[in-house]
RNA sequence: GCCGCUCUAGCUCAAUGGCAGAGCAACUGUUUUGUAAACAGUAGGUUAUCAGUUCAACUCUGGUGAGCGGCU
Numbered sequence: 001g002c003c004g005c006u007c008u009a010g011c012u013c014a015a016u017g018g019c020a021g022a023g024c025a026a027c028u029g030u031u032u033u034g035u036a037a038a039c040a041g042u043a044g045g046u047u048a049u050c051a052g053u054u055c056a057a058c059u060c061u062g063g064u065g066a067g068c069g070g071c072u
Base pairs, nucleotide, nucleotide: 001071002070003069004068005067006066007065010024011023012022013021018055026042027041028040029039030038048064049063050062051061052060
């Protein structure tokens, strides 16, 4: 330099163009002499970023950035 893949909650990951979710973690409560476990609940998101297409974009298209892999 060229090609490809990935980017969503603190972490790991879902979501056929039509309400942004789960598990773990965090917090509160119940239970216990106490802790853990269990159970119930709460909070947490500029979906990397900038544009475009669309009635509607995590999803489609383009640019930029970051990471990973391959070729040279």